[in-house]
The prediction has a mean pLDDT of 77.
This is a predicted structure of a 385-nucleotide RNA (Bacterial RNase P class A) from a Planctomycetota bacterium.
It was read from a public genome assembly, where an Rfam model found it.
Of the family's consensus pairs, 93% are formed in the model.
Rfam family: Bacterial RNase P class A. By type it is a ribozyme. From the family's description: Ribonuclease P (RNase P) is a ubiquitous endoribonuclease, found in archaea, bacteria and eukarya as well as chloroplasts and mitochondria.

RNA sequence: AGAGUGGGUCGGGCGGUCGCCGGUCCGCCUCAGGCGGGCCGGAGGAAAGUCCGAGCAGGACAGGGCACGGUGAUGGCUAACGGCCACCGGGGGCAACCCCAGGGAAAGUGCCACAGAAACUACACGGCCGAUGGUUUCGGCUUGCCGGGACACAGGCAAAGGUGAAAUGGUGCGGCAAGAGCGCACCGCGGCACCGGUGACGGCGCCGGCAGGGCAAACCCCACCGCCUGCAAGACCAAGCCGCUGAUACUCGGCCCGGGUAUUAACAGCAGGUAGGUCGCUUGCCGAAAGGCAGAGCCGGCUGGCAACAGUCGGUCAAGACAAAUGGCCGCCGUCCGCCUCAAAAGGCAGGAUACAGAACUCGGCUUACAGACCCACUCUUUUU
Numbered sequence: 001a002g003a004g005u006g007g008g009u010c011g012g013g014c015g016g017u018c019g020c021c022g023g024u025c026c027g028c029c030u031c032a033g034g035c036g037g038g039c040c041g042g043a044g045g046a047a048a049g050u051c052c053g054a055g056c057a058g059g060a061c062a063g064g065g066c067a068c069g070g071u072g073a074u075g076g077c078u079a080a081c082g083g084c085c086a087c088c089g090g091g092g093g094c095a096a097c098c099c100c101a102g103g104g105a106a107a108g109u110g111c112c113a114c115a116g117a118a119a120c121u122a123c124a125c126g127g128c129c130g131a132u133g134g135u136u137u138c139g140g141c142u143u144g145c146c147g148g149g150a151c152a153c154a155g156g157c158a159a160a161g162g163u164g165a166a167a168u169g170g171u172g173c174g175g176c177a178a179g180a181g182c183g184c185a186c187c188g189c190g191g192c193a194c195c196g197g198u199g200a201c202g203g204c205g206c207c208g209g210c211a212g213g214g215c216a217a218a219c220c221c222c223a224c225c226g227c228c229u230g231c232a233a234g235a236c237c238a239a240g241c242c243g244c245u246g247a248u249a250c251u252c253g254g255c256c257c258g259g260g261u262a263u264u265a266a267c268a269g270c271a272g273g274u275a276g277g278u279c280g281c282u283u284g285c286c287g288a289a290a291g292g293c294a295g296a297g298c299c300g301g302c303u304g305g306c307a308a309c310a311g312u313c314g315g316u317c318a319a320g321a322c323a324a325a326u327g328g329c330c331g332c333c334g335u336c337c338g339c340c341u342c343a344a345a346a347g348g349c350a351g352g353a354u355a356c357a358g359a360a361c362u363c364g365g366c367u368u369a370c371a372g373a374c375c376c377a378c379u380c381u382u383u384u385u
Stems, first nucleotide, its partner, number of pairs: 001381010012333007020042010044356001048367002051365005056230004063257004068226005074086004088102001089100004103221002108219002110215003127157003132154002134151008169187006188210001189208004194203003234279004243270004249261004283294004295317001297316008334354004338349003
């Protein structure tokens, strides 16, 4: 200097002017309220997706089982999770690092298209062999023996070749008629012991020739987990009322057991009518206030831990709308792109652009989107000293 990997931060600023929402204080008025003024505060890292988990509310005072669904190496963290951290195994990469829907194929069922001889008796396409039996031929001679050649009918082979994602462990040496774990060495696989580790697992040694594989994001088996509906949950006030059905009933996700409600319908369901507001709603509780207590709350320090995180101390309490507020306009600046000048830098321009995107009960995660700028650590390559 270049290329890359992992992580983090910001993502417009300032001024003026006009206008919104909430809180608080003051003043005025026709005082359940309204008007004016001062001060304070007013969208996110993802607010998105609605994919998971929970808090909270109701069914309900709850529960058991089946079915169904989810997760799946090991050890930790967490309120919990399908999340996070570390680490093991497998795969990718020179590496930093990244990915894995990671339990079981000896419980059973099923699939492996096409190609290929064959994809669960491995029935051998093309081939290899010629020891043994057979056919044939030549020579010798002791007339049925010996030796040589040919054939490949019987027989032997699954090693080399081809097909394929995968072909009955792989490589090498020996052996054989030719071959084959047939034998041996190493690797692989299985078992046992020892060592290391919390563990998944790893290391080393010994024994065994072991013999068809793959697929469970195929059905299935195993282990663990899972009640449902959801702030449009729910609670209260106001307005407004006419009916029907119900114990062999209604209701609690599907089914069973079990439970709850109602017998004058107050409960449940169906149908008509009425339908505005308050709370929930923004940290909570106590207190007149000051303040105190609490919190899966936020920020920072310290301690422990490889880390995720935990403990402790100090500080702090951050929008709450309701057809839905936080904005519009003007000016100056910033950043990036392009152009001019220039060796470069600096400078200049009537130039262009300035990301993704908007809370709606709250929180912990995951996933997706994002113009541009900056920072930290690590890996590889090259050059110089």